[in-house]
Molecule: SAM riboswitch aptamer (S box leader)
Organism: Gammaproteobacteria bacterium
RNA sequence: CACUCAUCGAGACCGGCUGAGGGAAUAGGCCCUUAGACGCCGGGGCAACCGCCGGGCCCAACCAGCCUGGACAAGGUGCCAACUCCUGCGAUGCGGCCGAGCCUGCGGGCCCGAACCGCGCGACAGAUGAGCG
Numbered sequence: 001c002a003c004u005c006a007u008c009g010a011g012a013c014c015g016g017c018u019g020a021g022g023g024a025a026u027a028g029g030c031c032c033u034u035a036g037a038c039g040c041c042g043g044g045g046c047a048a049c050c051g052c053c054g055g056g057c058c059c060a061a062c063c064a065g066c067c068u069g070g071a072c073a074a075g076g077u078g079c080c081a082a083c084u085c086c087u088g089c090g091a092u093g094c095g096g097c098c099g100a101g102c103c104u105g106c107g108g109g110c111c112c113g114a115a116c117c118g119c120g121c122g123a124c125a126g127a128u129g130a131g132c133g
Base pairs, nucleotide, nucleotide: 001133003131004130005129006128007127008126013043014042015041016040017039021032022031023030026088027087028086029085044080045079046078049076050075051072052070053069054068055067056066057065084125089122090121092120093119094118095117096116098113099112101110102109103108
């Protein structure tokens, strides 16, 4: 660096150094920041991917593989503003708004629909881990 799989609405701050931008990329929005952000170093913490301790399936059995519990966290990573800060794409779902058509006992009912708005879902991009080349 490529590929595969899983996860991404929860959680976790102090000190020192530095000194102007920062929130991946592009655009818009919004936010953080000289009351010192971002970054680096030290310490602390969160979490539970790997790991550790069990259970199940499979097997004649073991290994491997798959599923699953942990009030386990020594070790390998990761993380410690805001949902991955939000949005962008869609022959996508529901609802709203508005409009057309049909019916009507004039109260309303049925039905269809582009755009727009809201909430989802999916895609794209990305992050992290594990595996693999």